[in-house]
Context: one part of a larger RNA
RNA sequence: ACCAACAAGUUAAUGUGUGUUGCAAGCUUAAGAUCUAAUGGAUCGUAGGCGUAGCGAAAGCGAGUGUUAACUGCGCGAUUAAGUAACACAUAUUAGACGCGAAACCGGGUGAUCUAUCCAUGGCCAGGUUGAAGCUUUGAGAAAUCAAAGUGGAGGACCGAACACAAGUCAGUUGAAAAUGGCUGUGAUGAGCUGUGGAUCGGAGCGAAAGACUAAUCAAACUCGGCAAUAGCUCGUUCUCCUCGAAAUAGUUCUAGGACUAGCCUCGGAUAAAUUAAAUAAUAGGGGUAGAGUUACUGAAUAGGCUAGGGGGCUUACCAGCCUACCAACCCUAACCAAACUCCGAAUACUAUUAUUUGUACUCCGGGAGUCAGACUUUGAGGGCUAAGCUUCAAGGUCGAAAGGGAAACAGCCCAGACCAACGGUUAAGGUCCCAAAUAUACGCUAAGUGGUAAAGGAAGUGAAGUCACACAGACAGCCAGGAUGUUGGCCCAGAGGCAGCCAUCAUUUAAAGAGUGCGUAACAGCUCACUGGUCGAGUGAUUUUGCGCCGAAAAUGAUCGGGGCUCAAGCGUAUAACCGAAACCAUGGCUUACGUGACACUGCGGUGUCAUUUAGGGGUAGAGGAGCGUUGUGUCAAGCGAUGAAGCUAUACCGAAAGGAGUAGUGGAGUAGACACUAGUGAUACUGUUGGU
Repeated sequence: ACCAACAAGUUAAUGUGUGUUGCAAGCUUAAGAUCUAAUGGAUCGUAGGCGUAGCGAAAGCGAGUGUUAACUGCGCGAUUAAGUAACACAUAUUAGACGCGAAACCGGGUGAUCUAUCCAUGGCCAGGUUGAAGCUUUGAGAAAUCAAAGUGGAGGACCGAACACAAGUCAGUUGAAAAUGGCUGUGAUGAGCUGUGGAUCGGAGCGAAAGACUAAUCAAACUCGGCAAUAGCUCGUUCUCCUCGAAAUAGUUCUAGGACUAGCCUCGGAUAAAUUAAAUAAUAGGGGUAGAGUUACUGAAUAGGCUAGGGGGCUUACCAGCCUACCAACCCUAACCAAACUCCGAAUACUAUUAUUUGUACUCCGGGAGUCAGACUUUGAGGGCUAAGCUUCAAGGUCGAAAGGGAAACAGCCCAGACCAACGGUUAAGGUCCCAAAUAUACGCUAAGUGGUAAAGGAAGUGAAGUCACACAGACAGCCAGGAUGUUGGCCCAGAGGCAGCCAUCAUUUAAAGAGUGCGUAACAGCUCACUGGUCGAGUGAUUUUGCGCCGAAAAUGAUCGGGGCUCAAGCGUAUAACCGAAACCAUGGCUUACGUGACACUGCGGUGUCAUUUAGGGGUAGAGGAGCGUUGUGUCAAGCGAUGAAGCUAUACCGAAAGGAGUAGUGGAGUAGACACUAGUGAUACUGUUGGU
C1' cells in the first nucleotide's frame, strides 16, 4: 500500500411537545402480596401522584382573596371547563451521554545491578628525566653564617605505555554499534584510576552546578489506582428516495475560532376570505441627500479699488502735516471653495389613502434547528497614497449552497437557474476563414501586424471639418539677373568700412535694395539674405478642432492574438438583413409534489384510500419535515420449505424511481425463505482508526 473483519447519538430516571390507545370530573397505582401453564400473565394492594379553586408570607377565608382602619380602588383569580395513565417518536436535564485523543493533578507502591555523592575493605600506575630540604667533607670567617664538592631523593614536577578521558577531524547516520570505528589529542604519584560490599529517592535524593544525574525515561522517575480526569480544540460519524431550505448580522459576554437571546430556515396548529401581506398605478405627505448657491448666514480664500489702523521715509519745540511699488479691517468690483455652511433643492427611498392583481404569501401560538471566520463584483462613502486580491460601512448582484453556455484555461464577471428521456425546433450572452455558423452586403478609416496591454512628452504619418492670408493683374518652390548712392552714418577704437560695442536709423536714385539677416576679414575685400524684375504656369502658406495610427516601450529556459493564420481584413467605425449558439424557451413521452374538481370504495360521519383531470411547481450545503429498503433476533400464519439439496459463495443479457428484489446454472452440504407485527450491539471509500492476511 491493498483486501477482509471490527469500528461512533446508546441506556436509565425525570420534564416538555406531538401522535395513538384506555377511562373520564375523574384518571392511576408504587412497594408488596396471592394465583399461575412461571424470564411471562392474571388478580389484589388506594400509601401516594396529577386533575377538579383560588388568594395570601401565614393564620386563614373562599368565587373570591390579598392589600387597608376602609377601599369608589389596585394585584392575582372566577365568570363554564378536560383531565389522567400507558406506549411510540422528538427534544431537554442528570449521568462517561456520538466515538477516539492530551499535556497534566492526586494517592499507594517499586527502583541507586545505569548514574551522582559518600562509607568500609582490597587492587593498579612499563620505562626514562629533573634533582628541593636535610646530611657529610673541604674551604672562608672572631662568630652568625656563606661557598664548593659529594650524598640524598622532594614534587596536584617533566617525557611516555597500561589505565582513565574525549578537544579536532574523517567515516558511520534503514549504522558493525539506539553514541561506534580510524587518525590526531589530554592526564598518567594524583582533587588519580579501579574491584567488591554498603548508604541516601520522587517536590525527594545527589550535584567541583550542566537543570546535570536518579536503570536507553527527568523543569519532577517508574508502576498501579482515582479514570471512560477534563478537552469552548482536531479528526471521524456507516442505506435510499421525496418536500422546503438558511446564516456568516444585532445585543451581551475574562468575550472575540466559544456561548446566550433576537434575526433568517423548517414542521404542526390558529385567525376573518379580513382592504393581513406583497407588487403595480394614482393621489397626499414630511425631509434637507445629489446638485446648485455664497450681499442668505458661518468659515475659508484670490486680485483690484476705496480707505480706518499699523510699519517705513520726510518734516517738526509741541500739536499737527506730507509721501509711500509695505502690511491691512470694514465696504465696493470681479472670480472661487465647504462632511461638521444653506436663500434653495431633486431622483429614489419611506409613510398613508384609493384601485387592480396575486390568493394566505401577513400575523400569532407551539416543537426542531443550523448560523455568529464570509468572498468578489457594481454603486455611494470613511480610513489608506481617490495604493493593495487592502480595510470599515451602506444599497444591489453572484458565489457560498448553482450545474449548463460565453470570457483560451478562470468560486464571486456576462447569459441562464439542471425532475427524467431522446440522433426534434427557437433563441440568450457570445460568435460565423480553419472550429457549429457569411471568406455576407453597403460606405468609410488604419499600414502600425496598430488590432494583439501603459504615461507625461514629442513628430511635414494619414483621413475629416473649419478659419485667416497670398494667387492667372501670375502666388509658393526652383532657376537667371539686380541687391545701388550720400557713406568708411556718428561715437568708440590700434583698426571698427552694413555685420566687437554704444547712439541714431535719415535722405537720394529706383522695378527693388535694411545706415543691413547670416557666414567671413586684423580692418577692408568676398559670399549670402530681406526686397525687386524675368522665366515657369496652379494652387500655396499659417492656424484651430477631430478620427485612426508612430515614437516614448528594458528581464531573466522558446516564442505566440487560445493557435494556425489575417491587410479595400479574418482589424476599427456606422448601418442592413441572415445564420450558429445553453441543461434557457417551445414541442413529444414519462415520474413526482401541492391546492382544487369529478367518480368509486370504506367509514368511528371527523374523514381516509384508489383512479381520472385542471392549474402551479420539482438546483441545493448547514438544517427541519415526510416515505421507504435492507440486516439481527422473537412471535403468529404453521402440521410452511429443505439430502429429489437449506444458508453461504460464484456467474448472469431479468424486475423496480432508489435503497434493493427475483429467476437460472454451478459450488456447497444442513439448515431456513415469505407475509404481518415486535426488537435492536441495524447499514463504512475515509478516524496518521484496531486486528488479521498478502